RNA sequence: GCCUACGUAGCUCAGUUGGUAGAGCACGUCUUUGGUAAAGACGAGGUCACGAGUUCAAGUCUCGUCGUAGGCU
Numbered sequence: 001g002c003c004u005a006c007g008u009a010g011c012u013c014a015g016u017u018g019g020u021a022g023a024g025c026a027c028g029u030c031u032u033u034g035g036u037a038a039a040g041a042c043g044a045g046g047u048c049a050c051g052a053g054u055u056c057a058a059g060u061c062u063c064g065u066c067g068u069a070g071g072c073u
Stems, first nucleotide, its partner, number of pairs: 001072007010025004019056001027043005049065005
């Protein structure tokens, strides 16, 4: 220099055909217990890496930039 994949909650990751952004763990409150653990209920937490385009509508499609990983030379 070229090619490919990936970037979504604090962490690990879903999100299938474009139509209200989710799960597990972690965190907070509560229930249960003599107390703790476990279990259960509820809740908080998101510029979907950044910018632009297409569309009535974009996490999803297109382009560019940045970053990470791998490959080729």
Molecule: transfer RNA
Organism: Chloroflexales bacterium ZM16-3